Small-subunit ribosomal RNA, 3' major domain from an uncultured bacterium, 478 nucleotides, folded computationally.
Context: one part of a larger RNA
RNA sequence: UGACGGGGGCCCGCACAAGCGGAGGAGCAUGUGGUUUAAUUCGAUGAUACGCGAGGAACCUUACCUGGGCUUGAACGUAUGGUGCAUUAUGGAGAAAUUCAUAUUUCUAGCAAUAGACUUCAUACGAGGUGCUGCAUGGCUGUCGUCAGCUCGUGCCGUGAGGUGUUAGGUUAAGUCCUGCAACGAGCGCAACCCCUGUUUUUAGUUGCCAGCAUGUAAUGAUGGGGACUCUAGAGAGACUGCCUGCGCAAGCAGCGAGGAAGGUGGGGAUGACGUCAAGUCAGCACGGCCCUUACGCCCAGGGCUACACACGUGCUACAAUGGCCGGUACAGAGGGCAGCGACCAUGUGAAUGGGAGCGAAUCUUCAAAGCCGGUCUCAGUUCGGAUCGGAGUCUGCAACUCGACUCCGUGAAGUUGGAUUCGCUAGUAAUCGCGCAUCAGCCAUGGCGCGGUGAAUACGUUCCCAGGCCUUGUACA
Numbered sequence: 001u002g003a004c005g006g007g008g009g010c011c012c013g014c015a016c017a018a019g020c021g022g023a024g025g026a027g028c029a030u031g032u033g034g035u036u037u038a039a040u041u042c043g044a045u046g047a048u049a050c051g052c053g054a055g056g057a058a059c060c061u062u063a064c065c066u067g068g069g070c071u072u073g074a075a076c077g078u079a080u081g082g083u084g085c086a087u088u089a090u091g092g093a094g095a096a097a098u099u100c101a102u103a104u105u106u107c108u109a110g111c112a113a114u115a116g117a118c119u120u121c122a123u124a125c126g127a128g129g130u131g132c133u134g135c136a137u138g139g140c141u142g143u144c145g146u147c148a149g150c151u152c153g154u155g156c157c158g159u160g161a162g163g164u165g166u167u168a169g170g171u172u173a174a175g176u177c178c179u180g181c182a183a184c185g186a187g188c189g190c191a192a193c194c195c196c197u198g199u200u201u202u203u204a205g206u207u208g209c210c211a212g213c214a215u216g217u218a219a220u221g222a223u224g225g226g227g228a229c230u231c232u233a234g235a236g237a238g239a240c241u242g243c244c245u246g247c248g249c250a251a252g253c254a255g256c257g258a259g260g261a262a263g264g265u266g267g268g269g270a271u272g273a274c275g276u277c278a279a280g281u282c283a284g285c286a287c288g289g290c291c292c293u294u295a296c297g298c299c300c301a302g303g304g305c306u307a308c309a310c311a312c313g314u315g316c317u318a319c320a321a322u323g324g325c326c327g328g329u330a331c332a333g334a335g336g337g338c339a340g341c342g343a344c345c346a347u348g349u350g351a352a353u354g355g356g357a358g359c360g361a362a363u364c365u366u367c368a369a370a371g372c373c374g375g376u377c378u379c380a381g382u383u384c385g386g387a388u389c390g391g392a393g394u395c396u397g398c399a400a401c402u403c404g405a406c407u408c409c410g411u412g413a414a415g416u417u418g419g420a421u422u423c424g425c426u427a428g429u430a431a432u433c434g435c436g437c438a439u440c441a442g443c444c445a446u447g448g449c450g451c452g453g454u455g456a457a458u459a460c461g462u463u464c465c466c467a468g469g470c471c472u473u474g475u476a477c478a
Base pairs, nucleotide, nucleotide: 001478002477003475004474005473007472008471009470010469011468013466015462016461019425020424021423022422023421026317027316028315029314030313031312032311033310034308035307042053043052064303065302066301067300068299069298070297076126077125078124079123080122081121082120084118088103089102090101091100092099093098106117107116108115109114128292129291131290132289133288137286138285139281140280141279142277144275149188150187151186152185153184154183155164156163157162168179169178170177194269195268196267197266199237200236201235202234203233204232205231209226210225213224214223215222240263243257244255245254246253247252319418323377324376325375326374327373328372329371335366336365337364340359341358344355345354346353347352384415389410390409391408392407393406394405395404431454432453433452434451435450436449437448
């Protein structure tokens, strides 16, 4: 100087407390451990691994296993030489990769010779490796932590390590600001500048809108037209403790104060200092070293990654009446769409199928559910719950046996609110309800990322648990 303390002081944080809803019990989905296996590819492992890499494992992916094949090789370039192959079609062998046979035999210039292009073959040189090392590395990332800290120049103090500044008194979300001071300044962080959202003005009205004036319809901005309104999307305004009162030297704090759409950082996002964990990643990529080279490379078929006495994590669905079922009826936002979205019509109980308008889209299409109004069920393993199993189908795809989703009929398991313990959340939040997107032929999505609808309770307080910041103290630790 740090680190540590079941030392002290001060202060923060959904850290506790106060509340609301969950997990831990059940069934299923998914990841992991373990076990099994020819293989169940690899990585991630307290917090900071475990719906993680994977934003799509039937083949492919695929890295694993078994078997069949290739050896300058599956891709590309250069040089030399050869060829008109290659391709396509048919037939044979084969699981395919591949191989055999037959037929076919490129283009341009030129009369031709020939030259060039293209294809392919051979030779030579460069291959290839998801093999090892993240403890050789770059890059990127997690975490402490959006915590308020981390430093420097000069000066001063100290033999020196170092200190001072950065401590102190206030204040703040903040090393934020003020006052004081052997310090005076400065940098990286904080804040602001950026984006979205909340109010308003203006500009512009198409594909959006429809108040007034007309036309028209069973009805609809459907039509003429209009720019008022909504909205769209560009430019501005607006919030700064600016004003008032009280307290204070000041910074600032308090106010059911005024004004205002908004008030003291308005709400949300992006933004992550010096560093820590030899943290993670050689399997995104790049790269040093080591290793393989008729194989640890490459092609193909089938299998596996989907196994199952068990254990754990994360979720979904429930155990019901604030509910289930049936009928009627209302209201979003953000997105997507041409090998696509598909209105509408017909058929089918249905998944869907057959036609098919419009739309590369503010134009067409996709567009809610909880809610509301009626009816029924009456506390039961039930009209709760839907696992499992049987049968029949639809769709995607070369192909749904291992191993897809969906539909219909039947079946109807566990489960009656969950031990110790544990998680999230402070407001348009929790809870609850549906909708969309990426990946994608299809989908094991209950996941992830977004969007809106309905919409709470509680916070006395900081004694305690956890994490952190500043000062101080002890130390046999560095």
Model confidence (mean pLDDT): 81 of 100.